Context: one part of a larger RNA
RNA sequence: CGCAGGCCGCCUGAGGGGAAGGUCCCCCUAGUACGAGAGGAACAGGGGGCCGGGGCCUCUGGUCUACCGGCCGUCCGACAGGGCGUGCCGGGCAGCUACGCCCCAAGGGUUAACCGCUGAAAGCAUCUAAGCGGGAAACCCGCCCCAAGACGAGGCGGCCGUAUCAGGGCGCCCCUAGAAGAGGGGUUUGAUAGGGCGGGGGUGUAAGGCCCGAGGCCGUUGAGGCCAAGGGCUUUAGCCUGCCGCUACUAACUGCCCGAGCCCAGU
Repeated sequence: CGCAGGCCGCCUGAGGGGAAGGUCCCCCUAGUACGAGAGGAACAGGGGGCCGGGGCCUCUGGUCUACCGGCCGUCCGACAGGGCGUGCCGGGCAGCUACGCCCCAAGGGUUAACCGCUGAAAGCAUCUAAGCGGGAAACCCGCCCCAAGACGAGGCGGCCGUAUCAGGGCGCCCCUAGAAGAGGGGUUUGAUAGGGCGGGGGUGUAAGGCCCGAGGCCGUUGAGGCCAAGGGCUUUAGCCUGCCGCUACUAACUGCCCGAGCCCAGU
RNA backbone atom coordinates (compact mmCIF):
# COMPACT_ATOMS: atom_id res chain seq x y z
C1' C A 1 0.00 0.00 0.00
C1' G A 2 -3.78 -3.55 -1.05
C1' C A 3 -7.98 -6.76 0.57
C1' A A 4 -14.15 -0.68 -1.61
C1' G A 5 -15.97 2.01 6.09
C1' G A 6 -12.90 1.54 10.72
C1' C A 7 -11.27 -1.55 15.00
C1' C A 8 -10.67 -5.97 18.19
C1' G A 9 -10.87 -11.18 19.07
C1' C A 10 -11.41 -16.30 17.45
C1' C A 11 -11.04 -19.63 13.27
C1' U A 12 -10.70 -22.37 8.25
C1' G A 13 -6.49 -24.35 5.60
C1' A A 14 -5.39 -23.58 -0.44
C1' G A 15 -0.32 -23.96 -0.42
C1' G A 16 4.45 -24.78 1.78
C1' G A 17 8.32 -26.99 5.43
C1' G A 18 9.97 -31.89 8.37
C1' A A 19 13.77 -37.71 7.75
C1' A A 20 11.70 -37.49 12.21
C1' G A 21 12.88 -41.24 12.19
C1' G A 22 16.89 -45.24 11.80
C1' U A 23 18.92 -49.63 13.69
C1' C A 24 20.05 -53.66 16.91
C1' C A 25 19.12 -57.14 20.88
C1' C A 26 15.99 -60.16 24.12
C1' C A 27 11.35 -62.93 25.43
C1' C A 28 7.39 -65.55 23.24
C1' U A 29 5.89 -68.07 18.90
C1' A A 30 9.22 -72.94 19.55
C1' G A 31 13.11 -76.77 20.27
C1' U A 32 7.36 -75.91 16.91
C1' A A 33 7.10 -75.95 11.16
C1' C A 34 11.01 -78.35 8.23
C1' G A 35 14.54 -82.43 8.65
C1' A A 36 16.64 -89.58 8.83
C1' G A 37 19.62 -86.89 11.98
C1' A A 38 22.73 -82.93 12.90
C1' G A 39 20.38 -78.85 13.12
C1' G A 40 16.54 -75.33 13.01
C1' A A 41 12.99 -70.88 11.14
C1' A A 42 8.76 -67.41 10.17
C1' C A 43 3.86 -64.60 10.70
C1' A A 44 1.49 -62.52 15.00
C1' G A 45 2.48 -60.53 20.20
C1' G A 46 5.60 -58.28 24.18
C1' G A 47 10.08 -55.85 26.36
C1' G A 48 14.63 -53.17 26.03
C1' G A 49 19.38 -50.69 24.11
C1' C A 50 22.05 -47.27 20.89
C1' C A 51 22.12 -43.24 17.13
C1' G A 52 19.14 -39.15 15.49
C1' G A 53 14.95 -35.15 15.99
C1' G A 54 11.82 -31.96 19.23
C1' G A 55 10.57 -30.08 24.03
C1' C A 56 11.48 -29.34 29.37
C1' C A 57 14.14 -28.36 34.39
C1' U A 58 10.14 -32.10 38.94
C1' C A 59 14.31 -35.44 40.04
C1' U A 60 19.91 -36.37 39.35
C1' G A 61 24.46 -34.03 37.80
C1' G A 62 27.06 -29.46 36.11
C1' U A 63 27.62 -24.17 36.29
C1' C A 64 26.03 -20.31 39.37
C1' U A 65 32.18 -13.56 38.39
C1' A A 66 23.64 -12.96 42.71
C1' C A 67 24.77 -14.74 47.57
C1' C A 68 26.63 -17.02 52.52
C1' G A 69 30.75 -19.07 55.23
C1' G A 70 36.16 -20.28 56.07
C1' C A 71 41.31 -18.89 54.85
C1' C A 72 45.85 -16.02 52.79
C1' G A 73 48.68 -11.43 51.31
C1' U A 74 48.47 -6.23 51.57
C1' C A 75 46.15 -1.47 52.67
C1' C A 76 42.46 1.61 55.75
C1' G A 77 40.60 1.10 60.61
C1' A A 78 40.75 1.46 68.31
C1' C A 79 37.29 -2.72 67.77
C1' A A 80 33.74 -3.88 64.45
C1' G A 81 33.90 -3.57 59.41
C1' G A 82 35.81 -2.85 54.67
C1' G A 83 39.11 -1.97 49.61
C1' C A 84 42.33 -4.70 46.24
C1' G A 85 44.19 -9.73 44.53
C1' U A 86 37.65 -11.56 38.64
C1' G A 87 42.65 -14.40 45.20
C1' C A 88 42.15 -19.78 47.30
C1' C A 89 38.69 -23.26 49.63
C1' G A 90 33.46 -25.23 51.21
C1' G A 91 28.40 -24.67 49.89
C1' G A 92 24.63 -22.61 46.75
C1' C A 93 18.32 -20.68 44.96
C1' A A 94 16.67 -18.76 40.31
C1' G A 95 18.46 -18.93 35.38
C1' C A 96 21.19 -21.60 31.63
C1' U A 97 22.02 -26.71 30.98
C1' A A 98 23.06 -32.76 30.00
C1' C A 99 25.22 -36.69 32.17
C1' G A 100 18.68 -35.81 33.83
C1' C A 101 13.09 -36.13 32.38
C1' C A 102 9.08 -36.47 28.43
C1' C A 103 7.53 -37.36 23.22
C1' C A 104 8.91 -39.06 18.28
C1' A A 105 2.98 -44.77 15.96
C1' A A 106 -0.52 -47.85 14.63
C1' G A 107 -3.27 -47.35 10.54
C1' G A 108 -5.72 -45.94 5.69
C1' G A 109 -5.25 -45.07 0.30
C1' U A 110 -2.73 -45.56 -4.58
C1' U A 111 1.12 -48.11 -6.90
C1' A A 112 6.57 -50.45 -8.76
C1' A A 113 8.92 -54.90 -10.06
C1' C A 114 6.41 -59.11 -9.29
C1' C A 115 2.36 -62.89 -7.97
C1' G A 116 -2.58 -64.13 -9.36
C1' C A 117 -8.39 -64.74 -10.88
C1' U A 118 -11.58 -64.79 -14.86
C1' G A 119 -10.69 -64.31 -20.15
C1' A A 120 -11.00 -63.79 -25.60
C1' A A 121 -8.64 -62.13 -30.13
C1' A A 122 -6.49 -67.43 -31.73
C1' G A 123 -12.82 -73.70 -30.11
C1' C A 124 -6.37 -74.64 -27.16
C1' A A 125 -3.20 -71.75 -24.19
C1' U A 126 -2.50 -66.98 -22.00
C1' C A 127 -2.19 -62.12 -15.34
C1' U A 128 -4.66 -58.38 -20.29
C1' A A 129 -6.85 -56.94 -24.88
C1' A A 130 -12.52 -55.64 -21.56
C1' G A 131 -12.80 -56.69 -16.15
C1' C A 132 -11.01 -58.08 -11.06
C1' G A 133 -7.49 -59.33 -6.69
C1' G A 134 -2.74 -58.98 -4.20
C1' G A 135 1.91 -56.50 -3.71
C1' A A 136 7.49 -52.13 -1.07
C1' A A 137 11.56 -48.69 4.04
C1' A A 138 9.15 -45.67 -2.04
C1' C A 139 4.26 -41.96 -3.23
C1' C A 140 -0.47 -39.59 -0.90
C1' C A 141 -2.95 -39.10 3.86
C1' G A 142 -2.43 -39.77 9.05
C1' C A 143 1.61 -36.60 12.97
C1' C A 144 4.33 -31.63 14.02
C1' C A 145 5.31 -26.38 12.30
C1' C A 146 4.16 -21.95 9.04
C1' A A 147 0.19 -20.12 6.57
C1' A A 148 -5.76 -15.44 3.72
C1' G A 149 -0.40 -10.64 -0.23
C1' A A 150 -4.74 -17.96 -0.92
C1' C A 151 -5.02 -10.46 -5.59
C1' G A 152 -10.11 -16.41 -5.88
C1' A A 153 -6.89 -11.24 -0.51
C1' G A 154 -11.88 -16.27 2.98
C1' G A 155 -15.28 -17.37 7.53
C1' C A 156 -17.51 -16.41 12.60
C1' G A 157 -18.41 -13.13 16.81
C1' G A 158 -18.22 -8.32 19.09
C1' C A 159 -17.68 -2.86 19.12
C1' C A 160 -17.89 2.14 16.60
C1' G A 161 -20.65 5.40 12.97
C1' U A 162 -18.14 11.49 10.81
C1' A A 163 -16.49 13.78 15.91
C1' U A 164 -20.54 13.61 22.28
C1' C A 165 -14.58 10.49 18.16
C1' A A 166 -14.25 3.39 17.76
C1' G A 167 -9.39 2.29 17.66
C1' G A 168 -4.08 2.76 17.10
C1' G A 169 0.74 4.94 17.81
C1' C A 170 4.52 8.12 20.19
C1' G A 171 6.08 9.17 25.11
C1' C A 172 6.74 6.96 30.08
C1' C A 173 7.33 2.25 33.90
C1' C A 174 8.64 -2.83 32.79
C1' C A 175 9.21 -8.31 30.88
C1' U A 176 10.68 -15.54 32.24
C1' A A 177 10.12 -11.06 25.00
C1' G A 178 14.32 -9.44 22.47
C1' A A 179 20.71 -8.27 17.79
C1' A A 180 17.83 -3.44 15.76
C1' G A 181 12.85 -3.35 14.62
C1' A A 182 9.27 -6.71 16.58
C1' G A 183 6.26 -9.31 20.70
C1' G A 184 3.85 -9.11 25.76
C1' G A 185 2.21 -6.33 30.40
C1' G A 186 1.20 -1.60 32.72
C1' U A 187 0.37 3.83 32.58
C1' U A 188 -3.18 6.50 39.07
C1' U A 189 -10.41 4.08 37.33
C1' G A 190 -2.94 1.50 38.78
C1' A A 191 0.14 -3.82 41.82
C1' U A 192 3.93 -2.55 35.77
C1' A A 193 8.93 -1.91 37.97
C1' G A 194 11.55 -0.23 42.45
C1' G A 195 11.12 0.25 47.88
C1' G A 196 8.83 -1.64 52.48
C1' C A 197 6.57 -5.92 54.95
C1' G A 198 5.54 -11.18 55.10
C1' G A 199 6.42 -16.15 53.12
C1' G A 200 9.67 -19.49 50.81
C1' G A 201 14.83 -20.35 49.72
C1' G A 202 20.68 -20.11 50.31
C1' U A 203 24.47 -20.10 53.80
C1' G A 204 25.39 -22.12 58.74
C1' U A 205 24.91 -19.75 64.15
C1' A A 206 26.84 -12.50 63.16
C1' A A 207 28.35 -8.30 66.27
C1' G A 208 27.98 -7.04 71.33
C1' G A 209 27.23 -8.96 76.23
C1' C A 210 27.74 -12.84 80.06
C1' C A 211 30.16 -17.42 81.62
C1' C A 212 34.21 -20.98 81.15
C1' G A 213 39.17 -21.01 79.74
C1' A A 214 44.90 -24.08 77.62
C1' G A 215 48.66 -20.75 78.38
C1' G A 216 51.51 -16.21 79.32
C1' C A 217 52.94 -11.72 82.25
C1' C A 218 53.38 -8.84 86.96
C1' G A 219 54.00 -9.63 91.99
C1' U A 220 55.68 -12.99 95.34
C1' U A 221 56.27 -15.21 102.14
C1' G A 222 51.42 -15.76 100.76
C1' A A 223 47.21 -13.63 98.89
C1' G A 224 46.33 -11.46 94.38
C1' G A 225 46.17 -8.63 89.71
C1' C A 226 46.54 -8.30 84.25
C1' C A 227 46.53 -10.38 79.22
C1' A A 228 44.56 -14.27 76.46
C1' A A 229 44.01 -18.55 71.79
C1' G A 230 39.69 -21.16 72.14
C1' G A 231 34.72 -22.96 73.91
C1' G A 232 29.44 -22.33 75.66
C1' C A 233 24.77 -19.31 76.02
C1' U A 234 22.18 -15.31 74.00
C1' U A 235 21.34 -17.53 68.34
C1' U A 236 16.37 -22.72 64.06
C1' A A 237 21.24 -16.63 64.61
C1' G A 238 23.29 -12.79 61.32
C1' C A 239 23.66 -11.75 56.25
C1' C A 240 21.55 -12.36 51.36
C1' U A 241 17.49 -13.14 47.94
C1' G A 242 16.68 -12.41 39.90
C1' C A 243 11.19 -16.65 43.55
C1' C A 244 5.66 -16.14 45.68
C1' G A 245 2.33 -12.76 47.91
C1' C A 246 0.62 -8.08 50.37
C1' U A 247 1.19 -2.83 50.42
C1' A A 248 0.56 3.29 46.33
C1' C A 249 5.90 4.96 49.89
C1' U A 250 8.84 6.10 44.75
C1' A A 251 8.43 6.15 39.31
C1' A A 252 4.70 5.21 35.19
C1' C A 253 4.11 13.03 34.86
C1' U A 254 2.27 16.91 31.83
C1' G A 255 1.09 15.37 27.26
C1' C A 256 1.44 14.78 21.72
C1' C A 257 0.20 12.49 16.99
C1' C A 258 -2.63 9.42 13.64
C1' G A 259 -7.46 8.02 12.95
C1' A A 260 -12.91 5.90 9.86
C1' G A 261 -17.73 8.05 2.71
C1' C A 262 -17.38 8.66 -1.81
C1' C A 263 -19.44 7.52 -6.73
C1' C A 264 -23.55 5.99 -9.83
C1' A A 265 -28.74 5.17 -10.52
C1' G A 266 -33.84 5.77 -8.93
C1' U A 267 -37.41 8.46 -5.91

The part of an RNA shown here (large-subunit ribosomal RNA, domain VI) has 267 nucleotides and comes from a Candidatus Njordarchaeota archaeon. Rfam family: Archaeal large subunit ribosomal RNA. The organism belongs to Candidatus Njordarchaeota, within Archaea. The sequence was found in a public genome assembly.